[in-house]
Formats: sequence, C1' cells, structure tokens
RNA sequence: UGUGGGGCUAGGCUGGGCUGCUUGGCGUAGCUUGUAACCCGAAAUCGCCAUUACGCGGGAGCUAAAAAACCUCUGAGGGCGCAUUUUGCAGGGAGGGCCUUUUGGCCCGACUGAGAUGCUUGGCCCUGUCUGAUGGUCGCAUCUGUGAAUCCCCCAGGUUCGGAAGGAAGCAAGGGUAAGCAGCGGCGGCUGUGCAUUCAGGAUUACUAAGCGGAGAAGGGCCAAGAGAUAAACCUUCCCUGCGGGUGCUUUCGAGGAGGCUUGCCCCACA
Repeated sequence: UGUGGGGCUAGGCUGGGCUGCUUGGCGUAGCUUGUAACCCGAAAUCGCCAUUACGCGGGAGCUAAAAAACCUCUGAGGGCGCAUUUUGCAGGGAGGGCCUUUUGGCCCGACUGAGAUGCUUGGCCCUGUCUGAUGGUCGCAUCUGUGAAUCCCCCAGGUUCGGAAGGAAGCAAGGGUAAGCAGCGGCGGCUGUGCAUUCAGGAUUACUAAGCGGAGAAGGGCCAAGAGAUAAACCUUCCCUGCGGGUGCUUUCGAGGAGGCUUGCCCCACA
C1' cells in the first nucleotide's frame, strides 16, 4: 500500500398530506391518510427560523465510511385502501307494461241514399201432426209364366194276348192340374225420407226475402280513468349484493434521471 474481517465516529433515518396562523417556512391547533415508523420539555399578546427557512432543547434506538452507498427533488410503472351522477355481467327484491274487464274520447275503416245500424215479419233449421209423393218390407186374392219318380188325360215306337180281325198294360214326347217358385199390376199393414202440404210448438239472427225508417257502420288502432289478475317468459324503471373494467383521491414500492454530502479513526489476519 492492497484485500478480507471486527469495532468506533461524523453523517443519515425514526411518517405523509390539507386547512388555519404568518410577509414567508416549520412547529404548537384542527382535519385527514397511513405505518415497520421512538420518548421527554416549552410554545398563540406563541416557539425556532429567512428562500441554504421542511422547527427548538434534551435523550433513546437503528444504520453508517460505501460511490452499485447516503440525502433531496423528479419519476415510467406496479400494489393496498376509499370514492364514484362511470360501465359490463351474475344473483335477489319492488313497481310499471304485456294479460282480463268497465267507462269515456280520438283516428282509420270493408260496406253504405242502387239505402247503414236498428225494429217487425216470413223462409231456410229442429220436434210432433194431417194429407200426399216415393223407397223398402210383410200379407191377401186374381192373373201370367214355370212347375210331378211316387198325379190325370192321351199314349208313336217297342212289349204282350190272339190264326186273324182285334184287345191289354204302358215308357218317352204332348196336353192338363196340385204344392212350390218367379213376376207386372191391385188392395191392406208396418216402416223410412236429400220431397211437397196443413196445423201446433221450439231454436236462431248467420244467410235470404219483404216491410218500417233514413245515415251510419262490422272491425282495427291509440289515449285517459277505474277494477281485477299477476305461475313463468319478455320489455322497462328503481334499489341491494357480488365480481370485473374505467375515472378520481390517498398512500406505498419503485426502474430511470438531476443535484448534493462524505469518502475519517482503531484493531486483527494475509499478501
């Protein structure tokens, strides 16, 4: 002399902001914010100071010779807290609307003097009834057709008796009839109806017709007032809670920047 370690001292720190006071700064005063943020004493006709003013006097604690520290100012950005007549989402609550209904008003309005709303009557609709029409079914008699192994008549051929003439039974076909079957028409009973008529009752105001009458009117929308309903959804207003964003305030950390201060003493080890 250098490096490392230990001790000491100067120094530094032990909150901030606003108001008030003052020519001005600080303090005592009030308010506020915040913390890891000391104690005692005096201080409003006040205390200490003068832009180097961010207190004075006395103690205590921490730190401390580094320069990558310490102090002051500034400061990108971040954190805590608070506020918000800011904003979004979620949850909860209350009211209103939406819904039903009554009244009043306004507007539009198909249709409307080729006649509206309204009123009266009839038809169409339903029930029963009368007379028909018509459909079905049943019965009766007549008629027509059909209709018999076991009915009738007549019976070719064939069979049979006879010497022959002739006779007998008799199938099929033909004719007729009974029961049965089918049918036109008739009469009667029952029943039905996309029909008509008489009467009585009912329903309805859609459609249709007639009459009275003479200017509105089916329907729709909006507004106001009242009552009701309000399970859910939707729209809207307000309130509460939570979370997030924005803004503001306070406080804190703080990269970086500017300026300032000091860089001293003792001991040990090593080189």
Description: The RNA shown here (Archaeal signal recognition particle RNA) has 271 nucleotides and comes from a Candidatus Aenigmatarchaeota archaeon. Its mean pLDDT, the model's own confidence on a scale to 100, is 76. A source record names the gene ffs.